[in-house]
The part of an RNA shown here (large-subunit ribosomal RNA, domain VI) has 252 nucleotides and comes from a Flavobacteriaceae bacterium.
The RNAcentral record of the full RNA draws on ENA.
Context: one part of a larger RNA
RNA sequence: CGUUAGAAAUUUGAGCGGAUCUGACUCUAGUACGAGAGGACCGAGUUGGACUAACCUCUGGUGUACCAGUUGUCCUGCCAAGGGCAUUGCUGGGUAGCUAUGUUGGGAUGGGAUAAGCGCUGAAAGCAUAUAAGCGCGAAACCCGCCGCAAGAUGAGAUUUCUUUUAAGAGUCGUGGGAGAUGACCACGUUGAUAGGCUAUAGGUGGAAGCGCAGUAAUGUGUGUAGCCGAGUAGUACUAAUUGCUCGUAUA
Repeated sequence: CGUUAGAAAUUUGAGCGGAUCUGACUCUAGUACGAGAGGACCGAGUUGGACUAACCUCUGGUGUACCAGUUGUCCUGCCAAGGGCAUUGCUGGGUAGCUAUGUUGGGAUGGGAUAAGCGCUGAAAGCAUAUAAGCGCGAAACCCGCCGCAAGAUGAGAUUUCUUUUAAGAGUCGUGGGAGAUGACCACGUUGAUAGGCUAUAGGUGGAAGCGCAGUAAUGUGUGUAGCCGAGUAGUACUAAUUGCUCGUAUA
């Protein structure tokens, strides 16, 4: 821009893509078969491999804005307590998120038409013959079925609702996001829990400072599951989402 008034939702599916894998074991059954040795079809179940999708409860990884320990040095006048720098100084852990080696799921059942093949009926050709007319069975291949996209499918589809005029609706702007390069998408904008803050809590670290006590001291210990705490969860309008403006308003 088009889809022929303009919108907001919900859809159909022409067409396209993805997937399609396979082992072992158990039962049937030491059965059928076979002199024996050996040893099934069919059918039922269990458990794997590779591949693949989603997810983070578990097991782990990462986690330079979380916690702790510790070395050197400089600073906060000094002690104590802290801060800066040294690869995040180094080290031990670790929330959310993201992740695989982790967890869960998947390729199932079935239908149609067939291939090789196997048949029924059956003449030409009084027989025979699956074929000439006709009718069946039959494979991971084909068409469906399963999963995803999909009306620019210009063949532009369908349904519901709204607005018939300063209209429905949309945008700008702002607060943000499991969305994201930017647009876009999604949530929210006081008739409000959108983000921050605060409160509580999960979770992490692992026992703060100050003071007391023991010890000459280093240090230990009590107060005290302490103090601190990024992204999690819930609540709470304290802060910020103000007012407005623009587009839209008829085909032919």